[in-house]
Molecule: transfer RNA
Organism: uncultured Clostridia bacterium
RNA sequence: GCUGAUGUAGCUCAGUAGGUAGAGUGCGUCCUUGGUAAGGACGAGGUCGACAGUUCAAUCCUGUUCAUCAGCU
Numbered sequence: 001g002c003u004g005a006u007g008u009a010g011c012u013c014a015g016u017a018g019g020u021a022g023a024g025u026g027c028g029u030c031c032u033u034g035g036u037a038a039g040g041a042c043g044a045g046g047u048c049g050a051c052a053g054u055u056c057a058a059u060c061c062u063g064u065u066c067a068u069c070a071g072c073u
Base pairs, nucleotide, nucleotide: 001072002071003070004069005068006067007066010025011024012023013022019056027043028042029041030040031039049065050064051063052062053061
């Protein structure tokens, strides 16, 4: 230098032929216990890496770009 993959909650990851986002774990409050652990209920937490385009509508499609990883030279 070229090619490909990945980027979503604090962390690990789903998700959808485009219709407004979820799980586990962690965190907070409460219940349970003599107390802890375990268990249960509720809740907070996301401009879906960034910018632009297409569209009535984009996490999803297109382009550029950034980061990480892998391969080739």